[in-house]
RNA sequence: ACCUUCGGGGCGGGGUGCAAAUCCCCACCGGCGGUCAAAGUCCGCGACUCUUCUUGCAGGUUAAGAAGACUGAUUCGGUGAAAUUCCGAAACCGACCGUUAAAGUCGGGAUGAGAGAAGGU
Numbered sequence: 001a002c003c004u005u006c007g008g009g010g011c012g013g014g015g016u017g018c019a020a021a022u023c024c025c026c027a028c029c030g031g032c033g034g035u036c037a038a039a040g041u042c043c044g045c046g047a048c049u050c051u052u053c054u055u056g057c058a059g060g061u062u063a064a065g066a067a068g069a070c071u072g073a074u075u076c077g078g079u080g081a082a083a084u085u086c087c088g089a090a091a092c093c094g095a096c097c098g099u100u101a102a103a104g105u106c107g108g109g110a111u112g113a114g115a116g117a118a119g120g121u
Base pairs, nucleotide, nucleotide: 001121002120003119004118005117006116012026013025014024015023027105028104029094030093031045032044033043034042040092041091049069050068051067052066053065054064055063056062074090075089076088077087078086096108097107098106
């Protein structure tokens, strides 16, 4: 450098109601790399969303590519050489479009894309 494979989890119970897996109470979930020691909340990345540019086309609300913007949330106590990462406790956060009523958990773009991981030449 090229190729192959892999690469995101979670609504169960009750209440109200014409109607809610969306509201209310309880419940449940946590991508990738890093770090003096294991992280949803630290540092960084990806994804989502938006903008601009390039090329092709008669044409776009099209296709391919590039650059940029945006990018959530934690404290206290304990142990220790070392932990916002472990243990104990109490908190907090979660794109867009859709829906008989508002969604981290349902359906959709997505049998997609991808940080990256493993293997091969």

Notes:
RNAcentral holds the sequence, with entries from MGnify. Predicted 3D model of a 121-nucleotide RNA (FMN riboswitch aptamer (RFN element)) from a soil metagenome. Rfam family: FMN riboswitch aptamer (RFN element). From the family's description: The RFN element is a highly conserved domain that is found frequently in the 5'-untranslated regions of prokaryotic mRNAs that encode for flavin mononucleotide (FMN) biosynthesis and transport proteins. Its family is annotated with FMN binding in the Gene Ontology.